[in-house]
């Protein structure tokens, strides 16, 4: 210098004419028909992954269970966002700065798993070292000879974690030291936990003293600690028209009871349909008539849960003024925040936001004319995030080749 990779921003403008949709104002043959004027699809509108506003369940009350979060501090209606901060890993470096990524409470409360490979993964011992014992045998000293001594081979039994091997990872590391051979066995200086005390700081966490302990990894495994959470969902939910069949089966209940009360279970608390009429009878009360509890029986009504049939899907609202947008200025490292001005910037309903045409910007090719390209991608109650897609530009950061110092 080309090219490439993370990461972040941005992601076409204006005018004109016709087409569409919606507002608002005037007309009128009242037909959504004509005139005027204002608006008119994203950074992701996807994903449906989070948190809410709203709406509904009579109370949203306890508890378990589920589900979610997790380093400190600020933002912010809330959030698993966001900012700044600390720490750990990555990469770099002599050591850092900058760059990136963290789902970042707890392994000493337990239970679990670490594949192959290795002798062995929390508690055990392969090669190798050491050590006495064994006896055949080989060598060598010594003895007149028997013997005996010391190597050395072999075999079982003991010590051994220093050396070698395997693995991601092997019993903290480096020296001395001591030992039959080794070991934190013991000494020096380190490393790594951990209470304590000091400092510095709103924390987290730093740094500084000695003391104490020395196999690790996993918690996006089960689990513990603290914390948080009512639920559903715009096809929420309100009205208004229309229109029809529950005289259909089966349970079960009929006075404090059967069913309900919008995720799962349970407690509490609320709703909720005759305290019916006749026969019969055990037992009780009455002097008798005749009453009363409880049980069978027929009969008429209700309620309720299942299952099966009818009828209807039209029409307004929710529907877009908001935790709202720009701009000035101030507060804060910053995410963001408080004044002040001003603006109103989609609301469709099988679904409008288009089409040409010019000028200009972008990118490529070209000496100029001029030609020719432009990614991922269409709103659907709203509004703040996080995650995916991405042409061509724009910052920062990393880097192989090559050139040249």
């Nucleotide at each position: 210098c080309c090219c490439g990779c993370a990461a972040g921003c941005c992601g076409u403008g204006c005018c004109a004419u016709c087409g569409c949709c919606u507002c608002u104002g005037c007309c009128c043959c009242c037909g959504c028909g004509g005139c005027a004027g204002g608006g008119g699809a994203g950074g992701a509108a996807a994903g449906u992954c989070c948190g809410g506003a709203c709406a509904g369940c009579g109370c949203a009350g306890g508890g378990c269970a589920a589900u979610c979060c997790a380093c400190c501090g600020g933002u912010g209606a809330a959030c698993a966002g966001c900012c700044g901060g600390g720490c750990u890993c990555c990469c770099u470096u002599g050591a850092g700065c900058a760059g990136g990524a963290g789902a970042c409470a707890g392994a000493c409360a337990g239970u679990g798993c670490c594949a192959c490979a290795g002798a062995g993964a929390a508690u055990g011992a392969c090669a190798g070292c050491c050590g006495g014992c064994g006896u055949u045998c080989g060598c060598g000293c010594u003895u007149c000879a028997u013997g005996g001594c010391g190597c050395g081979c072999c075999g079982a039994c003991g010590g051994u974690g220093a050396u070698g091997g395997u693995g991601a990872a092997a019993a903290c590391g480096u020296g001395g030291g001591g030992u039959a051979a080794g070991a934190g066995c013991c000494c020096a200086c380190g490393c790594g936990g951990u209470a304590c005390g000091g400092c510095a700081g709103c924390a987290a966490u730093g740094c500084c003293g000695g003391g104490c302990c020395g196999g690790g990894g996993u918690a996006a495994a089960c689990c513990u600690u603290g914390g948080a959470u009512g639920c559903u969902g715009a096809a929420a939910u309100g009205c208004c028209a229309c229109g029809u069949a529950c005289a259909u089966g089966u349970g079960c209940c009929u006075c404090g009871a059967a069913g309900g009360g919008c995720g799962g279970c349970u407690c509490g608390c609320c709703c909720g349909a005759g305290u019916g009429u006749c026969c019969g009878u055990u037992g009780c009360c009455g002097u008798u008539a005749g009453g009363c509890c409880g049980c069978g029986g027929a009969c008429c009504g209700g309620g309720u849960g299942c299952a099966g049939g009818g009828g209807u899907a039209g029409g307004c609202a929710g529907c877009u003024a908001g935790a709202g947008g720009a701009c000035g200025c101030c507060c804060g490292c910053a995410a963001g925040g408080a004044c002040g001005u001003u603006c109103c910037c989609a609301g469709a309903u099988a679904a409008a936001u288009g089409a040409u045409g010019g000028c200009a910007g972008c990118c490529a090719c070209g000496u100029c004319a001029g030609u020719g390209g432009a990614a991922c991608a269409g709103a659907a109650u709203c509004c703040g995030g996080c995650u995916u897609a991405u042409a061509a530009g724009c910052u920062u950061g990393c880097a192989a080749a090559c050139a040249c110092u």
The RNA shown here (Bacterial RNase P class A) has 405 nucleotides and comes from Dinghuibacter sp. The coordinates come from a structure-prediction model, not an experiment, and the mean pLDDT is 76. Lineage of the source: Bacteria > Pseudomonadati > Bacteroidota > Chitinophagaceae > Dinghuibacter. A source record names the gene rnpB.